The RNA shown here (transfer RNA) has 72 nucleotides and comes from Candidatus Phormidium alkaliphilum PBR-2020.
[in-house]
RNA sequence: GGGGACAUGGCCAAGCGGUAAGGCAGAAGACUGCAAAUCUUCCAUUCCCCGGUUCGAAUCCGGGUGUCCCCU
Numbered sequence: 001g002g003g004g005a006c007a008u009g010g011c012c013a014a015g016c017g018g019u020a021a022g023g024c025a026g027a028a029g030a031c032u033g034c035a036a037a038u039c040u041u042c043c044a045u046u047c048c049c050c051g052g053u054u055c056g057a058a059u060c061c062g063g064g065u066g067u068c069c070c071c072u
Base pairs, nucleotide, nucleotide: 001071002070003069004068005067006066007065010024011023012022018055026042027041028040029039030038048064049063050062051061052060
């Protein structure tokens, strides 16, 4: 220098055009003599950033940034 993959909450991770599942952690409550366990509820106005397409974008397109891999 060229090519490719990936980027989603504190952590892991699904979703691949119709408004973000699940697990762990955390918070509140129930239960308990106090706890643990269990149960209920809550937890992503900005899905790495900026544009574009579209009635509608985490998802498609372009450009950046970062991480990893391959070629030279």
Its Rfam family is "tRNA". Gene Ontology term of the family: triplet codon-amino acid adaptor activity.